[in-house]
Parts: sequence; C1' cells; structure tokens
RNA sequence: GGGAGUGUGGCCAAACGGGAAGGCGCCUGCCCCGCAAGCAGGAGAUUGAGGGUUCAACUCCCUCCACUUCCA
Repeated sequence: GGGAGUGUGGCCAAACGGGAAGGCGCCUGCCCCGCAAGCAGGAGAUUGAGGGUUCAACUCCCUCCACUUCCA
C1' cells in the first nucleotide's frame, strides 16, 4: 500500500428496513443475626463519526476513524 471482518449500556452479546432482546455487573426491596446465594422490581445505549437513500435505517450506499486478520 491492497483485500476481508468487527465497532450496539461499565463488560459480553442479539436484532439480515417498521416499537434496541438477553446475560454479568450496578441500585432498591424481600429473605437472613449478618453476608453470600435466591426471589421481585428498577436505572443505564443520540447503535464509532459524518453524509446519502427511504414514509421509516443498528440494518442498505459513500467517506472517514479505531481494532483484528490476510496478501505484498
């Protein structure tokens, strides 16, 4: 330098055009002498950035950024 892949809450990770799941963690309550475990509830994501297509974009297109990988 060229090709491919990935980027979504603190961490991991779904959603292949129509209201952004779930797990861990965090907070509150129940339970317990207390803690852990368990049970119930809750908060937390302008989906890497910008632009485009569309009535509607995490999803499709373009550019850029970061990381991984292959080739040179």
This is a predicted structure of a 72-nucleotide RNA (transfer RNA) from a Candidatus Brocadiia bacterium. Its mean pLDDT, the model's own confidence on a scale to 100, is 83.